[in-house]
Context: one part of a larger RNA
RNA sequence: AGCAUUUGGUGAAUGCCUUGGCAUGUACAGGCGAUGAAGGACGUGGCACGCUGCGAUAAGCGUCGGGGAGUUGUGAGCAAACUUUGAUCCGGCGAUUUCCGAAUGGGGAAACCCACCUUCACCAUUUCUUUUCGAUUGUCUUCGGACAGUCGGAACGAGGUGGAUAAGGUAUCACCGAGCUGAAUAUAUAGGCUUGGUGAAGCGAACCCGGGGAACUGAAACAUCUCAGUACCCGGAGGAAAAGACAUCAACCGAGAUUCCCGUAGUAGUGGCGAGCGAACCGGGACCAGGCCAGUGCCUUCAUGUAAACUAGCAGAACACUCUGGAAAGUGUGGCCAUAGUGGGUGACAGCCCCGUAUGUUAAAGUGAUCAUGAAGGACUUGAGUAGGGCGGGACACGUGAAAUCCUGUCUGAACAUGGGGGGACCACCCUCCAAGCCUAAAUACUCGUACAUGACCGAUAGCGAACACAGUACCGUGAGGGAAAGGUGAAAAGCACCCCGAUUAGGGGAGUGAAACAGUACCUGAAACCGAAUGCUU
Repeated sequence: AGCAUUUGGUGAAUGCCUUGGCAUGUACAGGCGAUGAAGGACGUGGCACGCUGCGAUAAGCGUCGGGGAGUUGUGAGCAAACUUUGAUCCGGCGAUUUCCGAAUGGGGAAACCCACCUUCACCAUUUCUUUUCGAUUGUCUUCGGACAGUCGGAACGAGGUGGAUAAGGUAUCACCGAGCUGAAUAUAUAGGCUUGGUGAAGCGAACCCGGGGAACUGAAACAUCUCAGUACCCGGAGGAAAAGACAUCAACCGAGAUUCCCGUAGUAGUGGCGAGCGAACCGGGACCAGGCCAGUGCCUUCAUGUAAACUAGCAGAACACUCUGGAAAGUGUGGCCAUAGUGGGUGACAGCCCCGUAUGUUAAAGUGAUCAUGAAGGACUUGAGUAGGGCGGGACACGUGAAAUCCUGUCUGAACAUGGGGGGACCACCCUCCAAGCCUAAAUACUCGUACAUGACCGAUAGCGAACACAGUACCGUGAGGGAAAGGUGAAAAGCACCCCGAUUAGGGGAGUGAAACAGUACCUGAAACCGAAUGCUU
């Protein structure tokens, strides 16, 4: 040095576990905000760094309910306290709620700077009124005192000035009201200024409606076309939105608002007839609801009162012994409950130990119906610059086509129920409907979220990026933005008193705890690569 065996170190795989995720279902909720939101900054604890809570009343204050023995969050410790005169805790309603932020008095490099106006309490000073005390003068006197005047002190009240503190107000726009003004233009009007009231703004995951609107891509290139009215931007609203009560379809029979689903059907069509795009009638379902335009009606909004329900809870059955073991829920024996043998915990596997579960029951206060009662408000007399037409576009499955139908930038432009629209150019007959006014629940879409339940979903390189007292953190980037790693002692800290080596270390050896310490906080199991040691053999 090699090989083999044994035994260690390092290392973290694997196994087991789960506090965290993922998905689905049902029900609810579907908004918050100038009464200052969402989101933050800074503070706040006896000791206090992060998180959580809270706001100078600052891990909290009041009250009304629940609850019943411990409590002062995470967080173990010390100290100091609270609590059956009911604490901590849970729920309802209140109070407080610094500064920034729509941020709104002005400014600003967010959490800062600088103002003006009004006013309460306070201090100083001053004026007046009232009350009271003392001194003094005069008059009267029943000698107690009364009245009038002057000076000084004190108190209450009202007011002025100054100081400093605190509170409130002071943005913009729209609409409504009032006042003062005021053109072209005489009266006026528009406009301007001041003032009072009401409202808006900003944030939020998707869903919805509207205004704009790509390209990569596909067509095996590419221009019409496609991707696609998609992505994205903007505006607006609601718990849904939109649509909606036939100027609709149909076919000579009839149907009867809208929305959504299944079929019709990848059909009829459309299409450099390429790539592709792609209906409807009709049938079957879900859900069904109709009203109004001058009124005994209808619709909308608001107020008051409630129902169920929700926001804390409460009651809730039934087991003992034995053996093994560190520990019994396991073994053995004998019982019991069950409208409860879903589940979790307890020193191994528990229907009967604990929490629960089935079932039953409960609210001072608040929320709360399409319920009840009441109040207020709305419509503008049947729809003309409309229908239709020309030109140019767009939407319809339909690319201008034989192109009906719908919308309209522009130019035009009817009829008036003896009328008008449609039935896919157009005409006639026939059938059917009545535009150019308004409202309308349900069936449908979605999930930032709340509650409950479930899983041939994951189990720490998985599952959310994030299971971790510190994750959108550390770190990277000027910035928009990108974005980790990191779980497990034990049943219980019983977390190794004391002794020894060592530097009053680190680390180790004894001793002790424990079932186990090769479970010692670098802690369950502890593979391999890699690095040693011992023994044997070979060289």

Large-subunit ribosomal RNA, domain I from a Sphingomonadaceae bacterium, 539 nucleotides, folded computationally. Its mean pLDDT, the model's own confidence on a scale to 100, is 81. The source organism's lineage runs through Bacteria, Pseudomonadati, Alphaproteobacteria, Sphingomonadales and Sphingomonadaceae.